[in-house]
RNA sequence: AUACAAAUCGUCUUAUCGCUGUUUGUUUACAAAUGGAGGAAAGUCCGGACACCAAAGGGUAGUAUAGCGGGUAACCCCCGUCCAUCGAAAGAUGAGGACCAGUGCAACAGAAAGAAUGUACAGAUCAUGCUGUAGUGAAACCAGGUAAACUCUAUGCGGUGCAAUGUCAAGUAUACCCACAGUUAAGUGCGACCCGUGCGUUGUGGGAGGGUAGGCAGCUAGAAUGAUUUAGCAAUAAAUCAUCCAGAUAAAUGAUAAGAAUUCUCUAGGUAGAAUACAGAAUCCGGCUUAUAGAUUUGUUAUUCAC
Numbered sequence: 001a002u003a004c005a006a007a008u009c010g011u012c013u014u015a016u017c018g019c020u021g022u023u024u025g026u027u028u029a030c031a032a033a034u035g036g037a038g039g040a041a042a043g044u045c046c047g048g049a050c051a052c053c054a055a056a057g058g059g060u061a062g063u064a065u066a067g068c069g070g071g072u073a074a075c076c077c078c079c080g081u082c083c084a085u086c087g088a089a090a091g092a093u094g095a096g097g098a099c100c101a102g103u104g105c106a107a108c109a110g111a112a113a114g115a116a117u118g119u120a121c122a123g124a125u126c127a128u129g130c131u132g133u134a135g136u137g138a139a140a141c142c143a144g145g146u147a148a149a150c151u152c153u154a155u156g157c158g159g160u161g162c163a164a165u166g167u168c169a170a171g172u173a174u175a176c177c178c179a180c181a182g183u184u185a186a187g188u189g190c191g192a193c194c195c196g197u198g199c200g201u202u203g204u205g206g207g208a209g210g211g212u213a214g215g216c217a218g219c220u221a222g223a224a225u226g227a228u229u230u231a232g233c234a235a236u237a238a239a240u241c242a243u244c245c246a247g248a249u250a251a252a253u254g255a256u257a258a259g260a261a262u263u264c265u266c267u268a269g270g271u272a273g274a275a276u277a278c279a280g281a282a283u284c285c286g287g288c289u290u291a292u293a294g295a296u297u298u299g300u301u302a303u304u305c306a307c
Base pairs, nucleotide, nucleotide: 003300004299005298006297007296008295009294011260012259013258014257015256016255017254019036020035021034022033023032024031025030038278042289043288045287046286047285048284049283050161051160052159053158057195058194059193060192062157063156064155065154066153067081068080069079070078071077082096083094084093085092086091097152098151102150103149104146105145119134120133121132122131123130165217166216167215168214174208176207177206178205179204180203187199188198189197190196224243225242226241227240228239229238230237231236261276262275263274264273265272
């Protein structure tokens, strides 16, 4: 000095003022202590936790995945390994089951592109594309290729979503119209359809009209984080110890000043100048993908140089 793989940081300090959560005191106010936006909070591409549909069944259609084994709450995710392709290598990518279950597709060239076809030459035959060679083409005797072609096989799959849902207060009008029905009814709910099943016992559905749309909970102690030990190639699992790191509600997590830190440029040299990325929680968690000024650490590959 090149490339590859993995990981960490991506701002800090002081002062003044301001906003907000929790706890304690005081008691309209206020004071003290202690916290306050990420590695992707983004995209909404997946998987779930949780809540409701009284319970949540069977089948069809549909849809997702696809070597083998393991991990996980689960996954289209992660780890290991086989094969294929790319690469000099370390490594990277993979829509990686089945073409004798069936149906399709293959321009041009060629005589002919599939139970199709017979150009030229040779052999055989009573005779015949019966056999072989040449020629065209990616592919020419009961052909192979293609499934990121339809399809088949195996495995799996209820829906809606915190604007879920629960609860409290307040307020009002069902005074009306139409249709159907008489209780295993009409109608309606269960992702589509069928079967099945629940509600419905003066109802069901539709129309027109009226009231409310406010508070509290859900709401942050978790499939949580960190360290060590054991098992394992690893992903990861278990045990022990320690820690508590936002819960706002039209939306707080800030403003000002002075420095520090990092990078770049100029210069003989600074008490010089400039810049500091991508970007802001809204029920939560595990992944994937995308954006990103710059800094640090570990390992490996190839080449060169030095010792």